[in-house]
Parts: sequence; C1' cells; structure tokens
RNA sequence: ACCUAGUUCCGGGGGUCGGUGAAAUUCCGAACCGGCGGUUAAAGUCCGCGACCCGCACUGAAGAGUUAAUCCUCUUUUGGGCGGUUGACUUGGUGAAAUUCCAAGACCGACAGUUACAGUCUGGAUAAAGGAGCUAAAA
Repeated sequence: ACCUAGUUCCGGGGGUCGGUGAAAUUCCGAACCGGCGGUUAAAGUCCGCGACCCGCACUGAAGAGUUAAUCCUCUUUUGGGCGGUUGACUUGGUGAAAUUCCAAGACCGACAGUUACAGUCUGGAUAAAGGAGCUAAAA
C1' cells in the first nucleotide's frame, strides 16, 4: 500500500406570484431544482448505479393439507443474490482532448397518498447508491 472482515459517521435540491374552482404548493400562465461512481477536461440529458414494480432460484420464519411420525405439497412472509423494467440535447466557440467548459436555445424527472391530475407537499426513507474514518494481539 492493497485485499478481506468488523465498526462509526456522513449521505437530495426545489412551489413563489397570479388565474379558474366548492376544493389544486397537484390544473393553466409565469417560477424554481439537479443524488452517486466513471469518463483524455468539470455531465440532471454520455456509460453505469440507487429508490418503486415484476420474475427466477435460494434462505430463515409462520400457517394449512397429508401422515403414526418424518418426508412431501401449498399459501403468506424475512433476507440478500441474479435477471427484467424504469427519463431527457442540440447548435456554435475554445482546446491536444469537452453531448462534461463558455454562449444560445431545448428537454427530462419512479412509486404510494391527497377535497383536484404533484420533479418541488406528505410518506416508505433514521432507507439506498456511494463517500470518509477507525479496528484487526503482543514482542
């Protein structure tokens, strides 16, 4: 120094004004925001990851059926693994190198909830991707 194991801490921003209405921070007009790893150079839009959902095998638990009992079968569920699904960018400039910088104009945003449809409210989430540190006997 690396690997492995354990452990601690950190780990997402943004709805304001006006309109309609019985009701909207959810609709309409204008507004605002940008997680993590990577990349010849800094990324919401490149390549990937994460939350939701689905499938598969496994695993622990509970229940039911059957049996003398076990086995076995079925249902529900815990946990991690694998697979699937899941959004969006162009033009010009600089440069050795940029869909990442500069200029301009665009575009995108899971699931559940709600007196009315949500990137911005509430919730799973004190979660997770991941980041940093500490410990791993003594001589």
FMN riboswitch aptamer (RFN element) from an uncultured Actinomycetes bacterium, 139 nucleotides, folded computationally. The sequence was found by an Rfam model in a public genome assembly.